[in-house]
RNA sequence: AGUACGAAAAGGCAAAAUUGUUGAAAAGCAAUGACGCAAAACUAUAGGGGCUAUCGUCAUUAGACUAUGCUAGCCAGUUACCGAA
Numbered sequence: 001a002g003u004a005c006g007a008a009a010a011g012g013c014a015a016a017a018u019u020g021u022u023g024a025a026a027a028g029c030a031a032u033g034a035c036g037c038a039a040a041a042c043u044a045u046a047g048g049g050g051c052u053a054u055c056g057u058c059a060u061u062a063g064a065c066u067a068u069g070c071u072a073g074c075c076a077g078u079u080a081c082c083g084a085a
Stems, first nucleotide, its partner, number of pairs: 005083002012037002017032006035073001041078003047075002049071003056065003
């Protein structure tokens, strides 16, 4: 120095819920708030999974299908602070 690993230290992020707002919805953004997180940093027609279905297609009785919409705090890819055992 690197890889693995995760004691300590310095810090970081922010679930649910509430309020406001955007959206057809899923969900996003902001404030409050902390469930938790060693990557809870970044990446969504590089990959897989999941959610929604406005528009569209089929059926027409209900509905079914459909992502280039959403989710990375689902798996994953990429990058990274510190340094005990």